Record summary
A computed fold for a 105-nucleotide RNA from Heyndrickxia ginsengihumi, annotated as SAM riboswitch aptamer (S box leader). The RNAcentral record of the sequence draws on Rfam and Ribocentre. Rfam family: SAM riboswitch aptamer (S box leader). A reference for the family is Epshtein et al. (2003), "The riboswitch-mediated control of sulfur metabolism in bacteria", Proc Natl Acad Sci U S A. NCBI's taxonomy places the organism under Bacteria, Bacillati, Bacilli, Bacillaceae, Heyndrickxia.
Parts: sequence; C1' cells; structure tokens
RNA sequence: UACUUAUCUAGAGAGAUGGAGGGAAUUGGCCCAAUGAAGUCUCGGCAGCGGGUUCUAAGAACACUGUGCCAAAUCCAACAAGCAUGUUCGCUUGAAAGAUAAGAA
Repeated sequence: UACUUAUCUAGAGAGAUGGAGGGAAUUGGCCCAAUGAAGUCUCGGCAGCGGGUUCUAAGAACACUGUGCCAAAUCCAACAAGCAUGUUCGCUUGAAAGAUAAGAA
C1' cells in the first nucleotide's frame, strides 16, 4: 500500500513559532480564522482499539504500554430505498467515501 472485521451523535486545552488560509476528496452550503488559519515544537488532557494483572458466566476494576484523538454528529447534504406532505421543506435506514484499531499477505 490494497484486503477483511469492528467502531465513529460523547469526551478533551494552553504556550511558543509560523504567517493566510482551514474544516479528507468533488459539488452546494454553513462555520472557524489579523481578537491571528494550516503546519512544527513543548507541556497538558480525553478516552476508542490492542497487549497485561485480578475477580469473573457475560462483564467489571486496576495500572502500564503500542497508538489515536483534543471547534461544530465523520459540520450538513448530495447515491438508493421507505415514510410523510396539495407542492416544497422534513424524517428514518442503507450504501459509497473517509478516519481509527486489530489481523493476515
């Protein structure tokens, strides 16, 4: 890197540097940003997954570790199906895509 499985409406901040963009990709929105964006560094925090120990039917607790994460539901929608509606708006489910973890090649 592609593949398989699982999860994704919760949670969690500052400082320095940097200098104009950012929120995954395309589109339409909406939001954040010179009261300083992205990126990088330091400290801190949150808790998802895997590994460990103890009790244990499931499950729970404990601490460490490998990572991950720390604006807004994966920010919302766009593809399909269903429901509702005089029309429009709307709601639900699934898919596609993405992110994280584990596995094996």